[in-house]
RNA sequence: GAAUACUCGUUGGGGUGUCCCGGGCAACCGGGGCUGAGAGGCGGCAGCCAACCCAUCGAACCUGAUCCGGUUCAUACCGGCGGAGGGAACGGGUAGCUUGAUGAU
Numbered sequence: 001g002a003a004u005a006c007u008c009g010u011u012g013g014g015g016u017g018u019c020c021c022g023g024g025c026a027a028c029c030g031g032g033g034c035u036g037a038g039a040g041g042c043g044g045c046a047g048c049c050a051a052c053c054c055a056u057c058g059a060a061c062c063u064g065a066u067c068c069g070g071u072u073c074a075u076a077c078c079g080g081c082g083g084a085g086g087g088a089a090c091g092g093g094u095a096g097c098u099u100g101a102u103g104a105u
Stems, first nucleotide, its partner, number of pairs: 001097001004095007011055004017034007040049003061086003067080004
């Protein structure tokens, strides 16, 4: 001191769906099931807080999209769209190997 692996701090980014039952004119509220890392809390709203995931080596997440095919009660899931267009970063530590200097043999 480079690649690489792991990790920490700070800061930042992001989503919170679907089905059933009951109530309600409605907004929505209560209970239960499913998927998921996450489906939470406060609030009239705006927003705030918490957990979780992700941060350019970026499929976290958004757009196209109320998309297309399969599947499912539905979401989820699988394939396509598609490595398409967007998308939030800096610093430290350990391992690691390499290089140099000095000393001894």
This is a predicted structure of a 105-nucleotide RNA (TPP riboswitch aptamer (THI element)) from Gemmobacter serpentinus. Its mean pLDDT, the model's own confidence on a scale to 100, is 76. Its Rfam family is "TPP riboswitch aptamer (THI element)". Gene Ontology term of the family: thiamine pyrophosphate binding.